c-di-GMP-I-GGC riboswitch aptamer from a Desulfobacteria bacterium, 92 nucleotides, folded computationally. The sequence was found by an Rfam model in a public genome assembly.
RNA sequence: CCCGAUAAAGCCAACCUUCUCGUGAGAGAAGGACGGAAAGUGGCGGGUCUUUACUCCUCAAAAACAACAAUAAGAUGGCCGAGCUGCCGAAG
Numbered sequence: 001c002c003c004g005a006u007a008a009a010g011c012c013a014a015c016c017u018u019c020u021c022g023u024g025a026g027a028g029a030a031g032g033a034c035g036g037a038a039a040g041u042g043g044c045g046g047g048u049c050u051u052u053a054c055u056c057c058u059c060a061a062a063a064a065c066a067a068c069a070a071u072a073a074g075a076u077g078g079c080c081g082a083g084c085u086g087c088c089g090a091a092g
Base pairs, nucleotide, nucleotide: 002092003089004088011036012035016031017030018029019028020027021026034078040084041083044081045080046079047076048075049074050073051072
């Protein structure tokens, strides 16, 4: 260094409930514990999701429905890849 113990010391906290924020995806706090050796970090690439549109069709019109959906603005690091950083130390 790879690697990751039925090791030790610690760490994080899904779902759910309550409160707050956001149009929304979601975010923050408290409880709690499904899990996690990077579930630390940053949205860089991809994915997924949200919002607002553009365009087209129907209709007298409005509403509604349907299709497409960014090159816009966002969410997600506990979806994947890559980047940066990092605790411990058995066996091999």

The organism belongs to Desulfobacteria, within Bacteria.